[in-house]
C1' cells in the first nucleotide's frame, strides 16, 4: 500500500438480535474497631465516532478514529 483480528465502568473480563447492559478487582459513603487492615451493606462509574438494516442493535453491515498482527 493490501489483508486481518480488536475496541463495553479506572483496570480484567461477560452480555451471539429482545432490553433495566452483569460482575470481579479498585474508588467513595456506613457498620464492625481503640486505630488500621480485613469482613459485611451500600452508591457511583462503561457500549471509540458517524451512518445503515431491522419492530427491536453492545451483538449484523459500511465508513472513519484507535492499538496489534501478516505480506510487499
Nucleotide at each position: 500500500g493490501c489483508c486481518c483480528c480488536u475496541a463495553u465502568a479506572g483496570u480484567u473480563u461477560a452480555a451471539u438480535g429482545g432490553a433495566u447492559a452483569a460482575a470481579a478487582c479498585a474508588u467513595g459513603a456506613g457498620c464492625u474497631u481503640g486505630c488500621g487492615g480485613a469482613g459485611c451493606u451500600c452508591a457511583a462509574a462503561a457500549c471509540a465516532g458517524a451512518g445503515g438494516u431491522u419492530c427491536g442493535a453492545u451483538u449484523c453491515c459500511u465508513c472513519u478514529u484507535g492499538g496489534g498482527g501478516g505480506c510487499a
This is a predicted structure of a 72-nucleotide RNA (transfer RNA) from a Patescibacteria group bacterium. Its Rfam family is "tRNA". Rfam classes the family as a transfer RNA. The source organism's lineage runs through Bacteria and Bacteria candidate phyla. The RNAcentral record of the sequence draws on ENA.